[in-house]
RNA sequence: CUCUUAUCCAGAGAGACUGAGGGAACGGCCCUUUGAAGUCUCGGCAACCAAACCAUUUUAUGAGUUACGGUGCCAACUCCGACAGCUGAAUGGCAACUGCCAUUCAAAAACUGGAAGAUGAGAG
Numbered sequence: 001c002u003c004u005u006a007u008c009c010a011g012a013g014a015g016a017c018u019g020a021g022g023g024a025a026c027g028g029c030c031c032u033u034u035g036a037a038g039u040c041u042c043g044g045c046a047a048c049c050a051a052a053c054c055a056u057u058u059u060a061u062g063a064g065u066u067a068c069g070g071u072g073c074c075a076a077c078u079c080c081g082a083c084a085g086c087u088g089a090a091u092g093g094c095a096a097c098u099g100c101c102a103u104u105c106a107a108a109a110a111c112u113g114g115a116a117g118a119u120g121a122g123a124g
Stems, first nucleotide, its partner, number of pairs: 001124008013042005021031003026081003043074003048070002051066003054062003078116001083113003087106008
């Protein structure tokens, strides 16, 4: 870097050095000299992997417990949107008679799905 798979509405910050950016990318919106990003120290969250324990229909499973180990994380739902559907209007067709189909336009909110991304585990 690529692929597979699971998760992404919860949770958790102080200090030191340094000094202007940061929130992936685009558009928003926001954070930031009352100190961004980064590095270090200490602390914390969580429970993906591993481990121990517990339970069970017993070698596997779990809405379970723990938190020593490997990662991860500690502004805002992955900060929001972006694409499609659900909706409405117009036109046309079918020959349907409160219907169906096609095209175009509009899109506020909500919801669903997708895309992209992040993290874990596994593989190349």
The RNA shown here (SAM riboswitch aptamer (S box leader)) has 124 nucleotides and comes from an Anaerolineaceae bacterium. Taxonomically the source falls in Anaerolineaceae (Bacteria, Bacillati, Chloroflexota, Anaerolineae). The coordinates come from a structure-prediction model, not an experiment, and the mean pLDDT is 78.